RNA sequence: GGGUGGUUAGCUCAGCUGGCUAGAGCGUUGCAUUGACAUUGCAGAGGUCACAGGUUCAAGUCCUGUACUACCCA
Numbered sequence: 001g002g003g004u005g006g007u008u009a010g011c012u013c014a015g016c017u018g019g020c021u022a023g024a025g026c027g028u029u030g031c032a033u034u035g036a037c038a039u040u041g042c043a044g045a046g047g048u049c050a051c052a053g054g055u056u057c058a059a060g061u062c063c064u065g066u067a068c069u070a071c072c073c074a
Base pairs, nucleotide, nucleotide: 001073002072003071004070005069006068007067010026011025012024013023019057028044029043030042031041032040050066051065052064053063054062
């Protein structure tokens, strides 16, 4: 330099054929339960969907570019 994949919550990851408010598990906060802890139950907080632009009535999803990262080729 060329090619392929990945980037969504603190962590690990879903998200189908573009469509209502973006979700799960773990973690975390509060409450209940306990003599106390653990477990369990209930409730909550937490997101620039890597960044920029484009297409569309509508984009996490499609297109282009950039960045970072993994692998392959040279």
The prediction has a mean pLDDT of 80. A computed fold for a 74-nucleotide RNA from a bacterium, annotated as transfer RNA. Its Rfam family is "tRNA". The sequence was found in a public genome assembly.